Record summary:
RNAcentral holds the full RNA, with entries from ENA and SILVA. The part of an RNA shown here (small-subunit ribosomal RNA, central domain) has 350 nucleotides and comes from an uncultured bacterium.
Context: one part of a larger RNA
RNA sequence: CUGGGCGUAAAGCGCACGUAUGCGGCUUGGUAUGUCGAGUGUGAAAUCCCCGGGCUCAACCUGGGAACUGCAUCCGAAACUGCCUUGCUCGAGUAUGGGAGAGGGAAGUGGAAUUUCCGGUGUAUCGGUGAAAUGCGUAGAUAUCGGAAGGAACAUCAGUGGCGAAUGCGCCCAUCUGGACUGUAACUGACGCUGAGACUCGAAAGCGUGGGGGGCAAACAGGAUUAGAUACCCUGGUAGUCCACGCUGUAAACGAUGAGCACUGGGUGUAGCGGGUACUCAUUCCUGCUGUGCCGCAGCUAACGCGUUAAGUGCUCCGCCUGGGGAUUACGGUCGCAAGACUAAAACUC
Numbered sequence: 001c002u003g004g005g006c007g008u009a010a011a012g013c014g015c016a017c018g019u020a021u022g023c024g025g026c027u028u029g030g031u032a033u034g035u036c037g038a039g040u041g042u043g044a045a046a047u048c049c050c051c052g053g054g055c056u057c058a059a060c061c062u063g064g065g066a067a068c069u070g071c072a073u074c075c076g077a078a079a080c081u082g083c084c085u086u087g088c089u090c091g092a093g094u095a096u097g098g099g100a101g102a103g104g105g106a107a108g109u110g111g112a113a114u115u116u117c118c119g120g121u122g123u124a125u126c127g128g129u130g131a132a133a134u135g136c137g138u139a140g141a142u143a144u145c146g147g148a149a150g151g152a153a154c155a156u157c158a159g160u161g162g163c164g165a166a167u168g169c170g171c172c173c174a175u176c177u178g179g180a181c182u183g184u185a186a187c188u189g190a191c192g193c194u195g196a197g198a199c200u201c202g203a204a205a206g207c208g209u210g211g212g213g214g215g216c217a218a219a220c221a222g223g224a225u226u227a228g229a230u231a232c233c234c235u236g237g238u239a240g241u242c243c244a245c246g247c248u249g250u251a252a253a254c255g256a257u258g259a260g261c262a263c264u265g266g267g268u269g270u271a272g273c274g275g276g277u278a279c280u281c282a283u284u285c286c287u288g289c290u291g292u293g294c295c296g297c298a299g300c301u302a303a304c305g306c307g308u309u310a311a312g313u314g315c316u317c318c319g320c321c322u323g324g325g326g327a328u329u330a331c332g333g334u335c336g337c338a339a340g341a342c343u344a345a346a347a348c349u350c
Stems, first nucleotide, its partner, number of pairs: 003322004007304002012318001014201001022193002025088002029084003034080001035077003039073004049065006091191001092188003095184004103177003108172001110154001115149007126135001162169002206247006215241002220236004258317006266295011278283001299306002323350003332343004
């Protein structure tokens, strides 16, 4: 390289958008790029193959044929591919009517609770644990009542519920705004799919500048435990957690399962929007589309399991893997303030 693969054995980029590329619905006419057929020229000789001949045979030598699967040129074919062209509506999109939603941005509001402060009542403990101690408290704590301040998070509802491309998103109100779904079938008429590079987004922790700081809490200190205890438990406690702007760009970023399209027997939930039937409505039953769960036919799978949300059957495109260790490394390069990230070997060894 080929072949074979990528849920768990090595292997799906964290996610999207989109450039080049690759691939692409039905149809009319043309063309002849690919494609197919015929002819001509060429494809040296030798070699290989076939039929003969010569050394006693063979190797070897030698005659003839075939072959040289190619290239060029010319004539022809027009189904498929390409190109030009004519239309079409099923793909894709637009319009319009609807309802659903923790989707996003920025602003405002609310109550419960913790903590602190002030005041009242009140007196000796409180707190904590397996048991304790450190700690707090006669300078009046804990408990309880009233008031104030401040920060962070939003109990119940809450649901294998919803929304989002992923990360993720949960009090309430108004505002700006994205997407999906569904009904109608009016409009455009293949405008599509994928997507190297590029660019955007991207939990937590971390970094820079400036704020903020209630609770929690790396580090740190003390008390325990223990043979020791740089831990688990306890009392404290600083970064951080929060906000604004900028950076970082990684996660078991997981469904460990790339995106799109088509096809394939059932059962049972749930969420959104419709249609029909009975019906005053509610609601029941039947049913269409979309999402999300469970169970399971066929099939697939090494097995586990997957099973119309496929890991089944096919097609298109991208990414990735190639024995274990060395190595999510070194060197170099790019990026970064740094931490580091990305790219990525070899010797050696089993």
Its mean pLDDT, the model's own confidence on a scale to 100, is 85.